Context: one part of a larger RNA
RNA sequence: GGACGAACGCUGGCGGCUUGCCUAACACAUGCAAGUCGAACGGAGUUUGAGGAGCUUGCUCCUUGAACUUAGUGGCGGACGGGUGAGUAACGCUUGAGUAACCUACCUUUCAGUGGGGAAUAAUAUUCUGAAAAGAGUACUAAUACCGCAUAACAUACAGAAGUCGCAUGGCUUUUGUAUCAAAGAUUUAUCGCUGAGAGAUGGACUCGCGUCCGAUUAGCCAGUUGGCGGGGUAACGGCCCACCAAAGCAACGAUCGGUAGCCGGACUGAGAGGUUGAACGGCCACAUUGGGACUGAGACACGGCCCAGACUCCUACGGGAGGCAGCAGUGGGGGAUAUUGUGCAAUGGGGGAAACCCUGACACAGCAAUGCCGCGUGAAGGAUGAAGGUCUUCGGAUUGUAAACUUCUUUUGUCAAGGAAGAUAAUGACGGUACUUGACGAAUAAGCUCCGGCUAACUAUGUGCCAGCAGCCGCGGUAAUACAUAGGGAGCAAGCGUUGUCC
Numbered sequence: 001g002g003a004c005g006a007a008c009g010c011u012g013g014c015g016g017c018u019u020g021c022c023u024a025a026c027a028c029a030u031g032c033a034a035g036u037c038g039a040a041c042g043g044a045g046u047u048u049g050a051g052g053a054g055c056u057u058g059c060u061c062c063u064u065g066a067a068c069u070u071a072g073u074g075g076c077g078g079a080c081g082g083g084u085g086a087g088u089a090a091c092g093c094u095u096g097a098g099u100a101a102c103c104u105a106c107c108u109u110u111c112a113g114u115g116g117g118g119a120a121u122a123a124u125a126u127u128c129u130g131a132a133a134a135g136a137g138u139a140c141u142a143a144u145a146c147c148g149c150a151u152a153a154c155a156u157a158c159a160g161a162a163g164u165c166g167c168a169u170g171g172c173u174u175u176u177g178u179a180u181c182a183a184a185g186a187u188u189u190a191u192c193g194c195u196g197a198g199a200g201a202u203g204g205a206c207u208c209g210c211g212u213c214c215g216a217u218u219a220g221c222c223a224g225u226u227g228g229c230g231g232g233g234u235a236a237c238g239g240c241c242c243a244c245c246a247a248a249g250c251a252a253c254g255a256u257c258g259g260u261a262g263c264c265g266g267a268c269u270g271a272g273a274g275g276u277u278g279a280a281c282g283g284c285c286a287c288a289u290u291g292g293g294a295c296u297g298a299g300a301c302a303c304g305g306c307c308c309a310g311a312c313u314c315c316u317a318c319g320g321g322a323g324g325c326a327g328c329a330g331u332g333g334g335g336g337a338u339a340u341u342g343u344g345c346a347a348u349g350g351g352g353g354a355a356a357c358c359c360u361g362a363c364a365c366a367g368c369a370a371u372g373c374c375g376c377g378u379g380a381a382g383g384a385u386g387a388a389g390g391u392c393u394u395c396g397g398a399u400u401g402u403a404a405a406c407u408u409c410u411u412u413u414g415u416c417a418a419g420g421a422a423g424a425u426a427a428u429g430a431c432g433g434u435a436c437u438u439g440a441c442g443a444a445u446a447a448g449c450u451c452c453g454g455c456u457a458a459c460u461a462u463g464u465g466c467c468a469g470c471a472g473c474c475g476c477g478g479u480a481a482u483a484c485a486u487a488g489g490g491a492g493c494a495a496g497c498g499u500u501g502u503c504c
Stems, first nucleotide, its partner, number of pairs: 001504004006500005013376005019369002021334001026332003030329003035076003040073002043070013083287003092212002095209005102204002107200008115149001117147002124139006155180011185192002213259003220250002225247004230242003262284004266277004289310005312323004340366001342365003348362001349360004379409004389400004414441006423431001448493005453474003459488005469476002
């Protein structure tokens, strides 16, 4: 000198765009943050149309239809999006390869099919238990829920045959036989679905090469340890797990142990080499009160799912229950320090739905903060009696100083009024009567901070008297202090200026 997610002191006019718990991965009141589909299903309720019956003539009941609402069964989605960086020195990340060892819902495309049956169960009704959370029994019922059967191969398994290819295990193609396995309907008749198989796309899984902080005042480490055979398990390879067998494996090219740390694209700095760093934005990983576990599912060992254990908080009739903000706001606490319990789904995107639409604290916006960057303003021109006042003085004057007053002008900004968008493609605009435009008014509403001994741009007076104080270093102050304090003057930057902290 530059930089900052900064803080503190003094000061503070406006706008645009950013950024905003770096500390306690501390504890959380309250609200919201993941639902949707009645065009899968049977009910229930509300309104209403038609027909019939009863009569009390405006009600009740029965049959049938329509519209709406929806607790429950069922489907898809809650594995995305959002947060945090505790753990992790690791194939976690980066980069480059491999899978002849793998999976992939929805989507696209191609081929083939969608036949015929069965038994339940929630809802509901009812009987109970319980303070509650909730639970038990009995009876009834539906489905795109569940279970057999049929059909079936280019699918899978086994047993063969032929051809061909590969770096090995081996792969691919054709073919024969046997065995096994599918399906679901809705409807406004337009369609949307369902099942099997092939290909694609997308997303993931695993393996390997190189790279990835400090300490040797950490030198030896390791028993499922290293390998084999056989099995189990997995989407899949594998000590991943198990039985048996062998005794290996790693390490001074730093194993093991200890400390620290999410990694990268990037960011800051520097002429570069390099050094430091990983806020915001983007990619990957890990975590969701602590630890463990699986279930469901195409996908989780699942932030707003389940089970168990621990700590904590709350309710309780003491028998037992409920909870998880490292989502958005917000509260307490910690701290030098970090915002609103806001508006809207209008846009973009996501989930569900045939659609209308519903949901969306993602997101779009608004609010707060000079946190930063950028832009603008606080007036412009003229104006000497060089006014008054202040300060200094050698008492002559010098300086403040064209500065002010005064004259003329302008209106960025401001206030008031009028008009008024784009963002949306037919409709739909939170922002917002916002941006912007026009008119009127009136210099009106708007300057501070630090420094002035040298480094380092800028000096005098008074007070003080090694005191009070200053200070980044050298050093000032003990009676003439350009170094302390105040004043006048000056220098620098400017809606900021200084100080502190950290990095280069």
Molecule: small-subunit ribosomal RNA, 5' domain
Organism: uncultured rumen bacterium